[in-house]
Molecule: small-subunit ribosomal RNA
Organism: uncultured bacterium
RNA sequence: CCCUUAGAGUUUGAUCCUGGCUCAGGAUGAACGCUGGCGGCGUGCUUAACACAUGCAAGUCGAACGGACUUUACAUGAAGCCUAGCGAUUGUAAAGUUAGUGGCGGACGGGUGAGUAACGCGUGAAUAACCUGCCCUGUACCGGGGGACAACAGUUGGAAACGGCUGCUAAUACCGCAUAAGCGCACGGUUCCGCAUGGAACAGUGUGAAAAACUCCGGUGGUACAGGAUGGAUUCGCGUCUGAUUAGCCAGUUGGUGGGGUAACGGCCUACCAAAGCAACGAUCAGUAGCCGGCCUGAGAGGGUGAACGGCCACAUUGGGACUGAGACACGGCCCAAACUCCUACGGGAGGCAGCAGUGGGGGAUAUUGCACAAUGGGGGAAACCCUGAUGCAGCGACGCCGCGUGAGUGAAGAAGUUAUUCGUAACGUAAAGCUCUAUCAGCAGGGAAGAAAAUGACGGUACCUGACUAGGAAGCCCCGGCUAACUACGUGCCAGCAGCCGCGGUAAUACGUAGGGGGCAAGCGUUAUCCGGAUUUACUGGGUGUAAAGGGAGCGUAGACGGCACAGCAAGUCUGAUGUGAAAGCCCGGGGCCCAACCCCGGAACUGCAUUUGGAACUGUAGAGCUAGAGUGUCGGAGAGGCAAGUGGAAUUCCUAGUGUAGCGGUGAAAUGCGUAGAUAUUAGGAGGAACACCAGUGGCGAAGGCGGCUUGCUGGACGAUAACUGACGGUGAGGCGCGAGAGUGUGGGGAGCAAACAGGAUUAGAUACCCUGGUAGUCCACACUGUAAACGAUGAAUACUAGGUGUGGGGGGAUUGACCCCUUCCGUGCCGGAGUAAACACAAUAAGUAAUCCACCUGGGGAGUACGACCGCAAGGUUGAAACUCAAAGGAAUUGACGGGGGCCCGCACAAGCAGUGGAGUAUGUGGUUUAAUUCGACGCAACGCGAAGAACCUUACCAGGUCUUGACAUCGAGUGACAGUCUAAGAGAUUAGGCUUUCCCUUUGGGGACACAAAGACAGGUGGUGCAUGGUUGUCGUCAGCUCGUGUCGUGAGAUGUUGGGUUAAGUCCCGCAACGAGCGCAACCCUUAUCAUUAGUUGCUACGCAAGAGCACUCUAAUGAGACUGCCGUUGACAAAACGGAGGAAGGUGGGGAUGACGUCAAAUCAUCAUGCCCUUUAUGACCUGGGCUACACACGUACUACAAUGGCGUUUAACAAAGAGAAGCAAAGCCGCGAGGCAGAGCAAAUCUCCAAAAAACGUCUCAGUUCGGAUUGUAGGCUGCAACUCGCCUACAUGAAGUCGGAAUUGCUAGUAAUCGUAGGUCAGCAUACUACGGUGAAUACGUUCCCGGGCCUUGCACUCACCGCCCGUCA
Repeated sequence: CCCUUAGAGUUUGAUCCUGGCUCAGGAUGAACGCUGGCGGCGUGCUUAACACAUGCAAGUCGAACGGACUUUACAUGAAGCCUAGCGAUUGUAAAGUUAGUGGCGGACGGGUGAGUAACGCGUGAAUAACCUGCCCUGUACCGGGGGACAACAGUUGGAAACGGCUGCUAAUACCGCAUAAGCGCACGGUUCCGCAUGGAACAGUGUGAAAAACUCCGGUGGUACAGGAUGGAUUCGCGUCUGAUUAGCCAGUUGGUGGGGUAACGGCCUACCAAAGCAACGAUCAGUAGCCGGCCUGAGAGGGUGAACGGCCACAUUGGGACUGAGACACGGCCCAAACUCCUACGGGAGGCAGCAGUGGGGGAUAUUGCACAAUGGGGGAAACCCUGAUGCAGCGACGCCGCGUGAGUGAAGAAGUUAUUCGUAACGUAAAGCUCUAUCAGCAGGGAAGAAAAUGACGGUACCUGACUAGGAAGCCCCGGCUAACUACGUGCCAGCAGCCGCGGUAAUACGUAGGGGGCAAGCGUUAUCCGGAUUUACUGGGUGUAAAGGGAGCGUAGACGGCACAGCAAGUCUGAUGUGAAAGCCCGGGGCCCAACCCCGGAACUGCAUUUGGAACUGUAGAGCUAGAGUGUCGGAGAGGCAAGUGGAAUUCCUAGUGUAGCGGUGAAAUGCGUAGAUAUUAGGAGGAACACCAGUGGCGAAGGCGGCUUGCUGGACGAUAACUGACGGUGAGGCGCGAGAGUGUGGGGAGCAAACAGGAUUAGAUACCCUGGUAGUCCACACUGUAAACGAUGAAUACUAGGUGUGGGGGGAUUGACCCCUUCCGUGCCGGAGUAAACACAAUAAGUAAUCCACCUGGGGAGUACGACCGCAAGGUUGAAACUCAAAGGAAUUGACGGGGGCCCGCACAAGCAGUGGAGUAUGUGGUUUAAUUCGACGCAACGCGAAGAACCUUACCAGGUCUUGACAUCGAGUGACAGUCUAAGAGAUUAGGCUUUCCCUUUGGGGACACAAAGACAGGUGGUGCAUGGUUGUCGUCAGCUCGUGUCGUGAGAUGUUGGGUUAAGUCCCGCAACGAGCGCAACCCUUAUCAUUAGUUGCUACGCAAGAGCACUCUAAUGAGACUGCCGUUGACAAAACGGAGGAAGGUGGGGAUGACGUCAAAUCAUCAUGCCCUUUAUGACCUGGGCUACACACGUACUACAAUGGCGUUUAACAAAGAGAAGCAAAGCCGCGAGGCAGAGCAAAUCUCCAAAAAACGUCUCAGUUCGGAUUGUAGGCUGCAACUCGCCUACAUGAAGUCGGAAUUGCUAGUAAUCGUAGGUCAGCAUACUACGGUGAAUACGUUCCCGGGCCUUGCACUCACCGCCCGUCA
């Protein structure tokens, strides 16, 4: 320089970080599920090195040898046939087959991976310590003898396998002899060389060992020696898994000498001698494993693996042994032992598929008892040739990789069908059909190779070529919530099920199942298993340890690794060049051959390594000689709760003795236990004993840490300052090791005042094995031993150097000053603040958590667990070291927003307090719960349900119950038909309803018809106060008329977020002012609106009247209703920051929001309502719809809420005459006057659609009487008689009169409202309504008391703090039990 390096989901309300889990990729000798057209090239027992039936896998040579047999030719020729000849027998020759002897080969090829942690393998060296058949080259030679044994013959044993004995025989079988160029051995010698032992050459002496023949006469074969080649053997350096909960191991062990043995070295073996050898750089032991080239993955470094192909090793049923041979301790050889199997006449024998096929078994799982030696190789042979399950081929398996196909073009009526639908349509979809083409593969027919150098082809009539033929024979699998490409419908309803992680499913599931559609890959697709990656999640490249997991409690110090300045050497590390090696195959690059590719061939590069060697000397190292800045020593000086020992002091507690003194003391939130009349507590004096040392005292001092505090003395350690005399790197760290180490605890012996585990008693409490109280033993104290742990903390290892400042404090020195204080400066310690930098943030910041470099210790998700087992230590208690199974998807750190706190600060509210009147007790009314019932319809449930929905259930209402009825319907729309609709009467019936009679003949019109209404039939559909307020809209309640809730831009923070909105004042108020990294804005607050209080102007009838009354007149007043004015801290004073504002005052009808109302921010409560209404989905359709009669909603042992009336004298009753309101209502209405009735009311009807008339009379007030009682209080309940409304007052209305006359004498615990025209009290009106008001909503009359204040209760607002809560304290969470 080039190339390469991808992330995501999941902890939280949200954020950043730490950290685990999971996914997307690639791969496989794979297996399983669904599916399956063809071809090429590969590949196929990973498990039982389990057992094996059957066949085959190693033979060959007659040109080594003697036989035997067969055939042919020739010769011989017995007996015989009757002679043409045949012919037993014998011999010769040739050809062939072959058991045996002999030679070579069965040590190669083929299989498997059990063993092996090893010189087994890899790599590089060494052999001067070795061997090597067949092959090649060279030199020399092959003379002459001998004796056997198989075969064979005979005999014999045995079931068999297999033998025994006698006899004969050949050789290239065996054995001497001869020869010896050369060779071996022994001895002494000379020369040369090497890396040590040593080696080579030369000459000499002694000594030893060879051979085989055959022949076609060309050769082939044999012997010895030397060399080469090939193959092997041995040795060494380096590398080669896990465990220390395996720390010591070893007796031929380590070495030596002599001997033996081997191809060769060697304890390889043996005798003797010595006592060594290995090990923390991991010996020994245990577990696991064939090793490598390579293969998979990865950016790489690495990690995993060792199928197929190639190299090495080991093994051949298990164990042991040797023989033969060049080579074996031998897969298809031998012997022994063992297990197993088979044969047997029971005496005895036979066998070894981890060769190729094949069988059984095991297993999730792995093929044909095929063809051929045609090719490539191998063995034998002179050769022909024979053998070859090596090999070449074929068969089976989608097991893998690669290639091809399942058609191409055109084709919109966007067909049919299916699915969805807002019913319009959309999608499948140019897809299909139709039309026009083509034939790759498969099928049929014909031709037909290369592979083979002369012949010879298993494959194979195969590859390939050609022709005709038909779109025909050829597509599936997985997925569709996010990660992750791809969505809808139905079914199901925490069920069935899915799931890699998060998670989905409890009636609207894109997550389950099915369908349609879509996405991905494709003859495959998914799942499972395993490996690498992502994972920088073991970090060499490339991590961390204050709080997330992680610094040893602290020191001294061994090994180790690390180390100051300068000089000159060496060259181990290091750098550089060269050489050898790093097999082939594979990977990569460039070419080439099969149509392409996979596959195969050729060439190159690479193999980052190891070894040898030439140079260099900067750095590390090493040896040498130096230096002084690190370190240490000396001298002088001061500081200190540093340590150990001895002595000594005062205060206080307790106890003892004595005195004084009397009834309590003590203790607590309050008490009690306890002590005390036998004299306590208190007080005075004396004495005893133990422990601890007030004040000084200080984020002051000292020490390594633990820790150290009265005073004195003795002994003693360390640090600091000054000086610069001495040594000369002597240093820092420190695995093991050694000593130190709070408190509690243990042992022995003392001591014991106070305190005080255990224990006892008293309290508290539901309980109280606690907190509180009274006692009290170990212990606390001392001596000597042990234990060895703590939140042993700065949660921060040690040491060194460097990197802005400011300000205190302890110790020492210097300067300046006459001297002191102050000041300047320096070293060491100890604090705070703070910049850069660091950090997830908090924070750290020269005493680093910054920047560098060194050494040690420790961490790798949470739980299980600092547990179990083992080992070591301990008297014990216990300590140190320290797992796994199983289980979860988190656990965790820092910071943020809220909510919460029996945290803090500030503030407000009839929140408390101060007061007034009540509720809770009685009776009644009313609502609710409960109970009951055929039904007692439904809803509302803390505040914020309960005189609530309901502003009024006798029928109706009405939704509930019983009975009787209807089914296109009581109600709506649609098309067709008929007809006005309707009113009235009679009969049956409880009525709905049914049957019948009488009356009546709609409107518009372009005369075609149309509209409204009714009837009958059939459909679409109606209907539902049925469910779900947790599917919703709308509406409402509540916090709360509380003062808050937010946004834009900017700024700060990695971010969630913060700031603004906090702070100082002030306000009813986030109201206003000031300040401020904020500046502005919005919704809220306030104001604008209504009403009320004053006045003015205008207008005046039905109002009013200064006109005596009426009429009339008038509009001053009252009043009415329209417009204005008025109040703004505007003015004055004081306070305040000269502000905002507060306080006081003046004026004014009203003064600081004048009083009241309407007005309700962002949001909370899955708050309330499907029964006001609307509405999705579900359910129902001769009923869960509709109609009718009667009943019920009004029940009644009980409990609660809200009211009314009372309990009386501030009262009851009566009388009298008179007064004084406001606001409303009135036509199916309000109703006056008059008359009747005791009264409710009746008759009657003037007036009034209202400032005109009516309701309408206000009541409390005043006067008289009653005199404290169940009353002249109180009025419930009940009886009788009436009235009113209404179809109808029995269940079930209201009112009146007379009579009756209950509880109740002011209300327990608890609790409610109210701050002024308020509470309290008094009446009036209205809505609902035929009737029914103690309820609700309004109206006025009379008209108080109290507020010191914010400690406390409740609710709320702001700031702050803590938090393991965020569904937010009604939270979270622990233990026990089920």